């Protein structure tokens, strides 16, 4: 960096540093932040993977917490097909894009 499968309305600190930005990028909106932002420790959430064990076994399940991931707001919000609703915001559904995870190249 590309491809493939899964998931994405749940969860997660009134802690210690540290000092001014953050919300993946770039735009463009809208929050967030000196009543302390980012990172960095500690804490904690989850259960994709690994592992332990049980089942009626291409599968399901239980348990752990090693590998990861994650801890403001639907994946914050933006793009496109169908359906619906409506005065205006929207609603359900599919893809597209994205993030993670596992696995290929």
């Nucleotide at each position: 960096u590309u491809c493939u499968u899964a998931u994405c309305c749940a969860g997660a600190g009134u802690g210690g540093u540290g000092g001014a930005g953050g919300g993946a990028u770039a735009c463009g909106g809208c929050c967030c932040u000196g009543u302390g932002a980012a990172g960095c420790c500690c804490g904690g959430c989850a259960a994709c993977c690994a592992g332990u064990c049980c089942c009626g076994a291409u599968g399901g399940g239980a348990c752990c917490a090693g590998g990861u991931g994650c801890c403001a707001a639907c994946u914050c919000c933006g793009g496109u097909g169908g359906g619906u609703g409506a005065c205006c915001u929207g609603c359900c559904u599919g893809c597209a894009a994205g993030a993670u995870a596992a696995g290929a190249g």

A computed fold for a 105-nucleotide RNA from a Chloroflexota bacterium, annotated as SAM riboswitch aptamer (S box leader). The sequence was found by an Rfam model in a public genome assembly. The prediction has a mean pLDDT of 81. Its Rfam family is "SAM riboswitch aptamer (S box leader)". The family has 457 seed sequences and 9,625 matches in Rfam 15.1.